[in-house]
RNA sequence: AUCUUAUCAAGAGCAGGUGGAGGGACUAGCCCGAUGAAACCCGGCAACCGGCGUGUGAACGCACGGUGCUAAUUCUUGCAGGAGACGGCUUCUUUUAUGUAUGACUUAAAGAAGCUACCUGACAGAUGAGAG
Numbered sequence: 001a002u003c004u005u006a007u008c009a010a011g012a013g014c015a016g017g018u019g020g021a022g023g024g025a026c027u028a029g030c031c032c033g034a035u036g037a038a039a040c041c042c043g044g045c046a047a048c049c050g051g052c053g054u055g056u057g058a059a060c061g062c063a064c065g066g067u068g069c070u071a072a073u074u075c076u077u078g079c080a081g082g083a084g085a086c087g088g089c090u091u092c093u094u095u096u097a098u099g100u101a102u103g104a105c106u107u108a109a110a111g112a113a114g115c116u117a118c119c120u121g122a123c124a125g126a127u128g129a130g131a132g
Stems, first nucleotide, its partner, number of pairs: 002131007013042001016041003022032003026078001028076002043070003048066003051062004074124001079121004087116009097106001
């Protein structure tokens, strides 16, 4: 590399230090960033594993050790299904009205196609523990 399993809607510096332009895994978006990105240190959050304590047990607590995390739901999305009522957007067609010499353009109405909102499950990803 890979496999198994659990979790991923909460929480954590809107005046900490070094650092200097990038970052949010990938796609497409949309964002964050010189009123300072990544990274490192400190602080903090959480409590997965170990440890300690309570308890018959299930479990609970502490946060000492090992990780982890510390913008936005794993920022949304990528595949499938459901729902698609009232809606919204795009394109095309037709009709009417205004203006014009005509066309183009503008407004309104009708029809058709596609997309979108919402929910669920996968996929992918991240982290822990175990296997290897």